[in-house]
Context: one part of a larger RNA
Molecule: small-subunit ribosomal RNA, central domain
Organism: uncultured bacterium
RNA sequence: UUGGGUUUAAAGGGUGCGCAGGCGGCUUUUUAAGUCAGUGGUCAAAUCGUGAGGCUCAACCUCAUCCCGCCAUUGAUACUGGAAGGCUUGAUUGCGGUUGAGGUUGGCGGAAUUCGCCGUGUAGCGGUGAAAUGCAUAGAUAUGGCGAAGAACUCCGAUUGCGUAGGCAGCUGACCAAGCCGUAAAUGACGCUCAUGCACGAAAGUGCGGGGGAUCGAACAGGAUUAGAUACCCUGGUAGUCCGCACAGUAAACGAUGAAUACUUGUUCUUGGCGAUACACAGUCAGGGGCAAAGCGAAAGCGAUAAGUAUUCCACCUGGGGAGUACGCCGGCAACGGUGAAACUC
Numbered sequence: 001u002u003g004g005g006u007u008u009a010a011a012g013g014g015u016g017c018g019c020a021g022g023c024g025g026c027u028u029u030u031u032a033a034g035u036c037a038g039u040g041g042u043c044a045a046a047u048c049g050u051g052a053g054g055c056u057c058a059a060c061c062u063c064a065u066c067c068c069g070c071c072a073u074u075g076a077u078a079c080u081g082g083a084a085g086g087c088u089u090g091a092u093u094g095c096g097g098u099u100g101a102g103g104u105u106g107g108c109g110g111a112a113u114u115c116g117c118c119g120u121g122u123a124g125c126g127g128u129g130a131a132a133u134g135c136a137u138a139g140a141u142a143u144g145g146c147g148a149a150g151a152a153c154u155c156c157g158a159u160u161g162c163g164u165a166g167g168c169a170g171c172u173g174a175c176c177a178a179g180c181c182g183u184a185a186a187u188g189a190c191g192c193u194c195a196u197g198c199a200c201g202a203a204a205g206u207g208c209g210g211g212g213g214a215u216c217g218a219a220c221a222g223g224a225u226u227a228g229a230u231a232c233c234c235u236g237g238u239a240g241u242c243c244g245c246a247c248a249g250u251a252a253a254c255g256a257u258g259a260a261u262a263c264u265u266g267u268u269c270u271u272g273g274c275g276a277u278a279c280a281c282a283g284u285c286a287g288g289g290g291c292a293a294a295g296c297g298a299a300a301g302c303g304a305u306a307a308g309u310a311u312u313c314c315a316c317c318u319g320g321g322g323a324g325u326a327c328g329c330c331g332g333c334a335a336c337g338g339u340g341a342a343a344c345u346c
Base pairs, nucleotide, nucleotide: 004317005316006315007300008299012314014200015199016198017197021193022192023191025087026086027085028084029083030082031081033080034079035076036075037074038073039072040071041070042069049065050064051063052062053061054060090190091187092186093185094183095182096181097180098179099178102176103175104174105173106172107171108170109153113149114148115147116146117145118144119143120142124135125134161168162167205247206246207245208244210243211242216240220236221235222234223233258313259312260311261310262309263308265292266291267290268289269288270287271286272285273284274283295302296301319346320345321344328339329338330337331336
């Protein structure tokens, strides 16, 4: 490379947008580049293939002939491409509804926690397997009242919903965006995918002599445990956890399952529309789950939300370790990230 693969064996990029590229609906006319056919040229000899012949056969030798490719030319026009036109099913827009923890930014709320002040009250509290460190007669813990701060939103809550992914949950205002359904008014293939690129991207982390700091809590200190205990348990506790701006760019970023389109047997539950209302059940479109048929699969299992049947495009894999390491390059303030070997060894 061919072939074969990518849920779990190696392998789907974290996600989106999207230039180039690849691929692309129905139909008419035209062209004849691809495609197909004829003819001509060329394709040295030997070799190879095929068919004959000659050495008794064969190897070997002799003769004839061909494929393929390229060039030219004459035609064919189904398909692909180019040009021109038409269409409405794909796609988009409009109009009418509707849904949601979708996003950004304000305001407000109660419970809890901690702290402060005042009161009641007295000897313990706290913590554990058991303890101790710790707190407490300078009045703690408990309890009542008042106040402050920061963070998170109990129940509802779900196999729920929304979002491209990361993710999103108290109530409410403003702004922004989206999906779905119905309609069939408009455009008329405007589409799909996408290397490079651009943007977004949990937590932890970084910068700003930024702000904030209740809780929890790496590091650290002490108490235990233990042979030891740089741990697990306990008492404290800094960074951080929160906000703003900027960086970083990784996760078991998981459905361990790339995106798009078409087709394929049922059942059950559920969310949002439509339709129908008899208040019952079936129907239909778009989602979210369970269980099965066929089929697929090494099996587990998947099964209209496919891992089935097909097509298009992208990404990735090729024995284990060495190693996601070294070196180089690119990016970053750094931490580190991206790309990514080999020797050797089994």